Predicted 3D model of a 1489-nucleotide RNA (small-subunit ribosomal RNA) from Candidatus Vidania fulgoroideorum. It matches the Rfam family "Bacterial small subunit ribosomal RNA". NCBI's taxonomy places the organism under Bacteria, Pseudomonadati, Pseudomonadota, Betaproteobacteria, Candidatus Vidania.
[in-house]
RNA sequence: AUAUGAGUUUGAUCCUGGCUCAGAUUGAACGCUAGCGGUAUGCUUAACACAUGCAAGUUAAACUGUUUUUUAAAAAUAGUAGCAAACGGGUGAGUAAAGUAUUAAAAUUUACCUAUAUGAUAAAGGAAAAAAUAUUGAAAAUUAUUGUAAACCUUAAUAAAGUUAUUUAUUGAAAAAUAAUAAAAAAUAAUAAAAUAUUUUAUUAUUGCAUAUAGAUUAUUUAAUAUCAGAUUAGUUAGUUGGUGAAGUAAAAGAUUACCAAGACAAUUAUCUGUAGCUGUUCUGAGAGGAAAUACAGCCACAUUGGGACUGAGACAAGGCCCAAACUCCUACGGGAGGCAGCAGUGGGGAAUUUUGGACAAUGAGCGAAAGCUUGAUCCAGCAAUAUCGCGUGUGCGAAGAAGGUUUUACUGUAAAGCACUUUUUAAUAGGAAUAAAACAUAAUGAUUGAAUUUACUAUUAGAAUAAGCACCGGCUAACUACGUGCCAGCAGCCGCGGUAAUACGUAGGGUGCGAGCGUUAAUCGGAAUUAUUGGGCGUAAAGUGUACGUAGGUUGUUUUUAAAGAAAAAAGUAAAAUAUUAAAGCUCAACUUUAAUCGUCUUUUUUAACUUAUAAACUAGAGUAUAAAGGGGGGGAUUAGAAUUCUAUGUGUAGCGGUGAAAUGCGUAAAUAUAUAGAGGAAUACCAAUAGCGAAGGCAAAUCCCUAAUUUAAUACUGACACUGAUGUACUAAAGCGUGGGUAGCAAACAGGAUUAGAUACCCUGGUAGUCCACGCCCUAAACGAUGUCAACUAAUUAUUAGAUUUUUUUUAGUAGUAAAGCUAACGCGUUAAGUUGACCGCCUGGGGAGUACGAUCGCAAGAUUAAAACUCAAAGGAAUUGACGGGGACCUGCACAAGCGGUGGAUGAUGUGGAUUAAUUCGAUGCAACACGAAGAACCUUACCUACUCUUGACAUGUAUAGAAUUUAUUUGAAAAGAUAAAGUGCUUUUUUAAAGAACUAUAACACAGGUGCUGCAUGGCUGUCGUCAGCUCGUGUCGUGAGAUGUUGGGUUAAGUCCUAUAACGAGCGUAACCCUUAUUUUUUGUUGCUACUUAAAGAGCACACUUAAAAAACUGCUAAUGUUAAAUUAGAGGAAGGAAAGGAUGACGUCAAGUCCUCAUGGCCCUUAUGAGUAGGGCUUCACACGUCAUACAAUGGAUAACACAAUGAGAUGCAAUUUUGUAAAAAUGAGCGAAUCUAAAAAAUUAUUCUUAGUUCGGAUUGUACCAUGAAACUCUGAUACAUGAAGUUGGAAUCGCUAGUAAUCGCAGAUCAGAAUGCUGCGGUGAAUACGUUCUCAGGUCUUGUACACACCGCCCGUCACACCAUGGAAGUGUGUUUUAUUGGAAAUAAUUUUUUAUUAAAUUACUAAUAUAAAAUUCAUGACUGGGGUGAAGUCGUAACAAGGUAGCUGUACCGGAAGGUGCGGCUGGAUUAAAUUAUUA
Repeated sequence: AUAUGAGUUUGAUCCUGGCUCAGAUUGAACGCUAGCGGUAUGCUUAACACAUGCAAGUUAAACUGUUUUUUAAAAAUAGUAGCAAACGGGUGAGUAAAGUAUUAAAAUUUACCUAUAUGAUAAAGGAAAAAAUAUUGAAAAUUAUUGUAAACCUUAAUAAAGUUAUUUAUUGAAAAAUAAUAAAAAAUAAUAAAAUAUUUUAUUAUUGCAUAUAGAUUAUUUAAUAUCAGAUUAGUUAGUUGGUGAAGUAAAAGAUUACCAAGACAAUUAUCUGUAGCUGUUCUGAGAGGAAAUACAGCCACAUUGGGACUGAGACAAGGCCCAAACUCCUACGGGAGGCAGCAGUGGGGAAUUUUGGACAAUGAGCGAAAGCUUGAUCCAGCAAUAUCGCGUGUGCGAAGAAGGUUUUACUGUAAAGCACUUUUUAAUAGGAAUAAAACAUAAUGAUUGAAUUUACUAUUAGAAUAAGCACCGGCUAACUACGUGCCAGCAGCCGCGGUAAUACGUAGGGUGCGAGCGUUAAUCGGAAUUAUUGGGCGUAAAGUGUACGUAGGUUGUUUUUAAAGAAAAAAGUAAAAUAUUAAAGCUCAACUUUAAUCGUCUUUUUUAACUUAUAAACUAGAGUAUAAAGGGGGGGAUUAGAAUUCUAUGUGUAGCGGUGAAAUGCGUAAAUAUAUAGAGGAAUACCAAUAGCGAAGGCAAAUCCCUAAUUUAAUACUGACACUGAUGUACUAAAGCGUGGGUAGCAAACAGGAUUAGAUACCCUGGUAGUCCACGCCCUAAACGAUGUCAACUAAUUAUUAGAUUUUUUUUAGUAGUAAAGCUAACGCGUUAAGUUGACCGCCUGGGGAGUACGAUCGCAAGAUUAAAACUCAAAGGAAUUGACGGGGACCUGCACAAGCGGUGGAUGAUGUGGAUUAAUUCGAUGCAACACGAAGAACCUUACCUACUCUUGACAUGUAUAGAAUUUAUUUGAAAAGAUAAAGUGCUUUUUUAAAGAACUAUAACACAGGUGCUGCAUGGCUGUCGUCAGCUCGUGUCGUGAGAUGUUGGGUUAAGUCCUAUAACGAGCGUAACCCUUAUUUUUUGUUGCUACUUAAAGAGCACACUUAAAAAACUGCUAAUGUUAAAUUAGAGGAAGGAAAGGAUGACGUCAAGUCCUCAUGGCCCUUAUGAGUAGGGCUUCACACGUCAUACAAUGGAUAACACAAUGAGAUGCAAUUUUGUAAAAAUGAGCGAAUCUAAAAAAUUAUUCUUAGUUCGGAUUGUACCAUGAAACUCUGAUACAUGAAGUUGGAAUCGCUAGUAAUCGCAGAUCAGAAUGCUGCGGUGAAUACGUUCUCAGGUCUUGUACACACCGCCCGUCACACCAUGGAAGUGUGUUUUAUUGGAAAUAAUUUUUUAUUAAAUUACUAAUAUAAAAUUCAUGACUGGGGUGAAGUCGUAACAAGGUAGCUGUACCGGAAGGUGCGGCUGGAUUAAAUUAUUA
């Protein structure tokens, strides 16, 4: 100084695991926006091509000439000469080592500089430039003659402490001696002298020159270590590795050459391929690491491409030369010129990167004695928000909280306006440093020099004056509303948003964040413990090689000696500067700059010796050997045995056998099957047999013999760490498969046939070949599994069992199984046979798919095996466990669910509803159960919502305003009516004292707000309702268990109609349901007593309340009592009594929830839509149609009946626009009359039954449809379209196929009665009573429901999920006859310049030739990269394509798997293997009793 997480797989959970986000950063780019300054930075792409200008000169104090001037001395300039041009500046192409970094080393070099020492003599030596005069050429340039100086060049002399050689001595280094050899240049100034008149000499000073030594600096070479990726690159190398001699270099060296040897490098990754300049450092990170190499600095490399040397101290130099190549330019076509990866700049490329600026004032560089000159190095300026740092865009007061905006009436908001103040910045004016001091120069003082600079900075004046945007607002993530849009337009980093109420799109208001910037894109690190050294994993999630042996390597027991490689300590050296950190200082601050300190896993030396290592010696606990026993389906070979199948032969025997869910194919009268005897042949070894045994694994089973390996136990002896693991390697390796040769009984891929089926390339059946067996040789893979690598140590118990040892028990060693402690684990589970705690070594994993695939390589006879990617695509894929749901899984239970019964439906005719069809309209809704005699408790008009026609527009209806009038009634007239037109009558009510006036109600007119809508959305809703279901369930609090979702309670054993109750119990309690409370019915008592009932009576009146009835109060039933069973209990069974007995019967009552169930046409209501119409009125029509289909009913088919006659008994309800008695008329419907009754009073009133007669089994005296005529009732109205009556007519139908419905007792069945609706119109609906049965063994099956359990790949929950072919579109990719391109190698070709050698030649290493070496080039072959290619292979992706249904449940044939064969496809079958299979049974184990 310092370490953070979040979103996303699920209905939910934990885990694994990827994807994504928040942070920091940049030589950036793009979009919107933009006030100022400081400091930095600015072609990342084409090492692409470059117009123009500049970027390296200087010295006249080395020299010659020329020109100019004041002729004193200067200046300029051509050339010779010297020094420099090898620095500075640029770029990063190449380069994986010939580089770089760090640390070392030597066999070397070093111009200029410093120090020391020495020297500088002679040859009047020589050439040539310039110049002059001519020559050629377009130009560049060139040639000839004449001719000259020097610090140019040459020769000679001299010199050692230089160089070379030899000798001496010496281990060597060094040393000594001798011989040979190598040098030079002068210049300027002053003074003096001499000769001479302009030169020479001497001295002094300064500079230069030569030789040598040393230093400094520079350069060269060498070593060690470090330095990217690929093994789908494993072998490479011929000067290659070493030696000797030579040659060569400044110098070591195969650097070169001759000869000799055959080495050298490589899994510690050689060689090859790809990529790349390296470093100080930069970014990130807690760090370890990871990524990068822009600016600045160090090193390297390069200069259009390739080769080469020259000069020089230094270059193989590019603003020098020669040659070759490509390109560009000039040309008189003969020939020439050029090289911005210097600074500017241009074109080009690109998302993208600046001015053809100023100055040498400073810093530095070159030259010069110096002044000075030169310097696109450098210092400055310009352009760019490219980055970073700093400042500003105002401050205070100010509520009418302005307008506007959005609209929930609150926010924008002290915000604005207004008042006051300040002045950084801006503008103007004035002032104004520092960078400059050296140097030069002088006797000395002095004089001179600023690009930036109209600078920084300071003062004054003016005035809020000149200055705010960008992104975001669903979650992550700070910040929300309105409108528009309507799976469209669009958004999106991930999850995802949008299909009419979008906080997610677009706009607006508001808000949040940052701010001269903000956002996006790209890129790096982080988060990511997601490559894990720090710091991960491998039973089931990805991951233990199929097994063993064993090489290298890694690791290695106890004690001691020595060493000092690792390790530790100290010191020294070095780690350039900058950067970084810390502390200071200077610019107003900061950035920036300056100063100091700090910084290594480096090197050397010294010290230490515990540990590792090495050395030497010893030990026995690891390991091994020997001796004695033991058990075993261990392996190999040989022999033998019995049972069974099949076949053959013979006998007996006769019509079938065989096979299946059921059949058929097949076999059989040529004698099968069956049965008996005999024989043949092959394969496999029942029982024993086990959770047993052996083996490294695969695997191994009849018996005996032979050969052979391993293991275990006990006790001793011996060896003395000999051990463990194990890359590459070697051996073995089920089944299938391959090759050759045998063998073949049974079984059986393929194949054939028969079935099944929509199909059936399957499951089932009948056959059947490879194969299965043996020998030899291959293959080398499996769910090769304990899905668990090998070895060693340690850590509670207990049970069973195998093989031993020891024994009296027991104990103990080695195995094999079970339950469990601690601990571990995501959980499941593991648990001394670890998945616990540790150590050693190996193998393997890093999201899913693509893919264990392609290409390449190796192996294989083949099949194929091993090794093993990428593009592309998705945001998941996955593990364990949880709750549900589901299962053609299991167990238990219930129900008119089945069964047992009774009666129906389905067939007929009719009624009624629905579908469909039709129509101007056939209004709308309801559609499996849970729509269909349903909404509708009643469509001729009305209803009515539909259609046609005619009408109205503040409206048929509501509220408000104004004006007028009461209202209203009547008549005439047009019209189908609605609706108009005309005329007349009428003047009311309330208040106030009358009038007048006002008011209420009503009517009319006018205008506007609005009315109105059975228009849409039941998927925006309320309310109501249906359904599972009157099923017994649904939950909560506290506690406990589990990381958690959750569990427990609510489960188990009994019981019940019931989660009803009892009991057990980590649960204890509670709530909504169940039950009960309520109503009706059944019994009794009491009360009540009219209109009821009773007796008398003709009747009324009167009397009474016993019975019936009525009325209301009460009683009564509770398993209370008895017995049995039961766990002691709950309870059940039987019985008694009782009107009633175990819920007495019936009703009302409907938990949490499910079905986006039904209803916007009951009502209410959001949103949308219509407004002279989708509103309102009227008339007529339609809802009543009719080939057909379905549902629900009625009536029947007859004798348990029909008809006729007689005759008896109810209850619930209804009645004034009513029920209607009675009487009369009519065949009847009905009509007339109208007593009584607003009802226990009156009225309408039973039928079946019963009695008697008749019909006599027929389409009838059954049945009544249909049709005709006539009539009745209701009503303005009866045609479409009502009901009834009479007469006549007299259809189908003789009990109903598959299938299907209701009902368990006063029930079914049957008989009638009443009511609602209603003018009229029930076969429907709702109620009522009369008569009144049969059957239930039981829960196997069907259906539905409940509880527990199990499997699951389902959770929209099986109407689920999901696989493959085919078809279509798009995407990337493999193969492919080939084609093109780059790179590399080899061989040959070629042979420029240059160098070396040789020869000839020359004044001259001058010229020429030859040879050697050799660049570009050319040819051939090979390897390899990339691109492309008709056609072709598979793969991926894609709301609603085709075929099937393989998988998930026992997925309907359990699945998976290696292999082989087959098939449109999923797939099927054979052989062997696995459980990661359900169900059932048995056994075993544990716990409890």